[in-house]
């Protein structure tokens, strides 16, 4: 400089256009004399920024931004 690819919860990833979810993690219960395993429930997110398409975008398209891979 060119092409790909990815960016969603503290972490590690799902969700292919109709109100955002897992599992670990964190908290609160239950159990136990106590821990730890387990079981119940919360609490946490302007879906990296701008913008367009649409009646409706996390999705679909364009710029930026960071990360990685490949060419050169």
């Nucleotide at each position: 400089g060119c092409g790909c690819g990815c960016u969603u919860a503290g972490c590690u990833c799902a969700g292919u256009g109709g109100u955002a979810g897992a599992g670990c993690a964190u908290c609160a219960c239950u159990a136990u004399g106590a821990c730890a395993c387990a079981g119940u429930g919360a609490g946490g997110g302007u879906c990296g920024u701008g913008g367009g398409u649409u009646c409706g975008a996390u999705u679909c398209c364009c710029c930026c931004a960071g990360c990685g891979c490949g060419c050169a």
Model confidence (mean pLDDT): 84 of 100. A computed fold for a 72-nucleotide RNA from Candidatus Harrisonbacteria bacterium CG10_big_fil_rev_8_21_14_0_10_45_28, annotated as transfer RNA. The sequence is in RNAcentral, with records from ENA. Taxonomically the source falls in Candidatus Harrisoniibacteriota (Bacteria, Bacteria candidate phyla).